[in-house]
Record summary: The RNA shown here (Lysine riboswitch aptamer) has 184 nucleotides and comes from Terrilactibacillus laevilacticus. The sequence was found by an Rfam model in a public genome assembly. It matches the Rfam family "Lysine riboswitch aptamer". Rfam's curators write: Riboswitches are metabolite binding domains within certain messenger RNAs that serve as precision sensors for their corresponding targets. Rfam links the family to the GO term lysine biosynthetic process. The organism belongs to Terrilactibacillus, within Bacteria. Its mean pLDDT, the model's own confidence on a scale to 100, is 79.
RNA sequence: CGGUGGGGUAGAGGUCGCGAUAUCUAUGAGUAGGACAGAGGAGACAUAGGAAGAUCUAUGAAUCUGUUUGAAAGGAUAUAUCGCCGAAACGAAACUGAGAUUCCUAGCUCACUUCGUUGGGGCUGCUAUCGAAUAGGAGCAGAACUGUCACAUUACAAGGGUAAUGUGGUGUGCUAUCAAAUGG
Numbered sequence: 001c002g003g004u005g006g007g008g009u010a011g012a013g014g015u016c017g018c019g020a021u022a023u024c025u026a027u028g029a030g031u032a033g034g035a036c037a038g039a040g041g042a043g044a045c046a047u048a049g050g051a052a053g054a055u056c057u058a059u060g061a062a063u064c065u066g067u068u069u070g071a072a073a074g075g076a077u078a079u080a081u082c083g084c085c086g087a088a089a090c091g092a093a094a095c096u097g098a099g100a101u102u103c104c105u106a107g108c109u110c111a112c113u114u115c116g117u118u119g120g121g122g123c124u125g126c127u128a129u130c131g132a133a134u135a136g137g138a139g140c141a142g143a144a145c146u147g148u149c150a151c152a153u154u155a156c157a158a159g160g161g162u163a164a165u166g167u168g169g170u171g172u173g174c175u176a177u178c179a180a181a182u183g184g
Base pairs, nucleotide, nucleotide: 001183007178008177009176010175011174014085017084018083019082020081021080022079023078025076033069034068035067036066037065038064039063043056044055045053047106048105049104050103051102052101088118089117090116091115092114093113096111097110098109099108119146120145123142124141125140126139127138129137130136147170148169149168150167151166152165153164154163155162156161
């Protein structure tokens, strides 16, 4: 001088970027539950089954009707704050722990670990999925948009490069930068 590969650092995408927390609002819902009255007449108590009995029950259980009273959680919109750019989400597997009156079997939810998929957010359709729901989420598919890289064409520049269009790929990527390795 140079600087591929590899390493470190810092950034960008989007006005619906991702997630968390808090508050308001609506929904949940005139629902669950409570009280009273009537009927009923021996059970009730977790998602299902079985066993038990800490609990309730003839001072009337489950269930039904009427009157009256009457929530909450999760999810959602908006606002604010914080942390970030595999942010995060999804799927599969195994073990452990927690959740409900206790135990067992199976299951459900959450947390943890490993592996795999997805650049990003919308729109449309489908679905036996979560959800009270026609909200929203999840999964699959489709046609576009967008970021980024490569190639090609055109124009401007004339050293580099910029913009538009088209095609293709996609995050272990891309941009910038630092030192260093090999080499001269």